[in-house]
Context: one part of a larger RNA
RNA sequence: CUGGGCGUAAAGCGUCCGCAGGCGGUUUUUCAAGUUUUCGGUUAAAUGCCACGGCUCAACCGGGGAAGUGCCGAAAAUACUGUUAAACUAGAGGCCGGGAGAGGCAAGCGGAACUGCCGGUGUAGCGGUAGAAUGCGUUAAUAUCGGCAGGAACACCAAAGGCGAAAGCAGCUUGCUAGAACGGUUCUGACACUCAUGGACGAAAGCGUGGGGAGCAAAAGGGAUUAGAUACCCCUGUAGUCCACGCCCUAAACGAUGGAUGCUAGAUAUUCGGAGUAUCGACCCUCCGAGUGUCGUUUUAAAAAAGCUAACGCGUUAAGCAUCCCGCCUGGGGAGUACGGCCGCAAGGCUAAAACUC
Numbered sequence: 001c002u003g004g005g006c007g008u009a010a011a012g013c014g015u016c017c018g019c020a021g022g023c024g025g026u027u028u029u030u031c032a033a034g035u036u037u038u039c040g041g042u043u044a045a046a047u048g049c050c051a052c053g054g055c056u057c058a059a060c061c062g063g064g065g066a067a068g069u070g071c072c073g074a075a076a077a078u079a080c081u082g083u084u085a086a087a088c089u090a091g092a093g094g095c096c097g098g099g100a101g102a103g104g105c106a107a108g109c110g111g112a113a114c115u116g117c118c119g120g121u122g123u124a125g126c127g128g129u130a131g132a133a134u135g136c137g138u139u140a141a142u143a144u145c146g147g148c149a150g151g152a153a154c155a156c157c158a159a160a161g162g163c164g165a166a167a168g169c170a171g172c173u174u175g176c177u178a179g180a181a182c183g184g185u186u187c188u189g190a191c192a193c194u195c196a197u198g199g200a201c202g203a204a205a206g207c208g209u210g211g212g213g214a215g216c217a218a219a220a221g222g223g224a225u226u227a228g229a230u231a232c233c234c235c236u237g238u239a240g241u242c243c244a245c246g247c248c249c250u251a252a253a254c255g256a257u258g259g260a261u262g263c264u265a266g267a268u269a270u271u272c273g274g275a276g277u278a279u280c281g282a283c284c285c286u287c288c289g290a291g292u293g294u295c296g297u298u299u300u301a302a303a304a305a306a307g308c309u310a311a312c313g314c315g316u317u318a319a320g321c322a323u324c325c326c327g328c329c330u331g332g333g334g335a336g337u338a339c340g341g342c343c344g345c346a347a348g349g350c351u352a353a354a355a356c357u358c
Stems, first nucleotide, its partner, number of pairs: 003330004007312002012326001014201004021194002025088004031082001033081002035077008049065002052062003091191001092188003095184003103177007110154001114150008125136002162169002206247006215241002220236004258325006266295011307314002331358003340351004
């Protein structure tokens, strides 16, 4: 390479959008590019194959025949792919309707707690630990009551719950805004799927400028512990954590499981929408669509079957059965490193070897 693979052995890009490319629903029609058949040409000789002949045989040699893939040309076929034209509605999208949701952005508001400050009461302790000490406190602390200020986070509701492409999203109200589900005797008519390059978003930490700073807290200082203790524990405490704008672009960014479509027994819980039944009404109950979960072992009964898997397990939310497209893997270490390139203010990121060694 042909292959074989990617939940846990090496391997799914963090996520989405999307050009080129690849691939693509139903019916009729045109052409005949792909495809198929037949014929012809070419495919040097030698070699190889088949039989014949010449050296006493063979090797070797001579003349002959057949075969051969590819390419070119001609004639024909039209199922499939493609092309032309026309049409369809099951895919996809639009429109209409009433609902659900911590989806996003912005503004305003709220209470609890905390810390500080002011005032009252009150007096010798408080704090902290396994035990202590550092620390705070007679310049009146801790405790308690009242007031003021500030920053950050939103108890209960709360759930196996909901929403979002992922990262992620939770007090309340308002404004702006995005998507999904359901229902419809509505419209377009394949407009679809995937996607190298490209673009956007992307937790935390970190960086730049300016603000803010209650609590917490890398670094740092002190107290303990210990043989030591650059730690675990305690007392302090600065960046940071918060806001605005601009960067960074990583993660066990995990379901360690790419996306789309179709098919393949079920049971049960729950969220949203719809229909039916019932009712004064609501709940309950039955069914349909969409989502989110669970169904492990063995026996007696019930409690996922088939299938897959090396096993664990997966099992209509597939890791089952298939198709299409993308990404990725190919022994361990060296190494996600060096060099080069691109990006970044930097930290560093992306791309990515080899010698050597087992």